[in-house]
RNA sequence: UCAAACAUUAGAGGUAGCGAUGCAGAAGAGUACUAUGAGGAGUCGGCAGACGAAGAUACAUAGGAAAGGCAACCAUCGCCGAAUAUAAAAUAUAGGCAUAUAUUUUAUAUGGGGUUACAAGAAAUACUUGUAACACUCCUAUCUUUUUAGAUAGAGGCGCUAAAAUAAAU
Numbered sequence: 001u002c003a004a005a006c007a008u009u010a011g012a013g014g015u016a017g018c019g020a021u022g023c024a025g026a027a028g029a030g031u032a033c034u035a036u037g038a039g040g041a042g043u044c045g046g047c048a049g050a051c052g053a054a055g056a057u058a059c060a061u062a063g064g065a066a067a068g069g070c071a072a073c074c075a076u077c078g079c080c081g082a083a084u085a086u087a088a089a090a091u092a093u094a095g096g097c098a099u100a101u102a103u104u105u106u107a108u109a110u111g112g113g114g115u116u117a118c119a120a121g122a123a124a125u126a127c128u129u130g131u132a133a134c135a136c137u138c139c140u141a142u143c144u145u146u147u148u149a150g151a152u153a154g155a156g157g158c159g160c161u162a163a164a165a166u167a168a169a170u
Base pairs, nucleotide, nucleotide: 001169008163009162010161011160014080017079018078019077020076021075022074025070033063034062035061036060037059042051043050044049046097047096083110084109085108086107087106088105089104090103091102092101093100094099111137112136114134115133116132117131118130119129120128121127138156139154140153141152142151143150144149
């Protein structure tokens, strides 16, 4: 002088990035359920089982919810593996079991959102998740270009950019 790796600090992708909380509200649904009438034996459930002549299912009339989930280019907060999904384990809650939900850990995958198709969940044409395709966009590498930029590839995120410091090398 140049200048790594590990680690540190600060940033970028989009306001249509990620997540949490809150809320107008839509839907759930004229459903569940209650009462009356008529009628007269089954109904519900994954299993176990429960309900029913003290009147089931279905029908008519009158009345009539709630939970989970969604939720505005909204508000606030925390952020940039933000976070999500799958599998396993542990703990807690509900439950008779099955099972479901939440948290944590481990492993794997995914740069980001969008559209379409299929599948699963859900009451659902909402929405969420996964897979695939399509283009868009960000980053990196290479090539081209007077410049703006263009083309190709990506097994791309504990990555990328910048700063500072240090080893090696000269």
Molecule: Lysine riboswitch aptamer
Organism: Hujiaoplasma nucleasis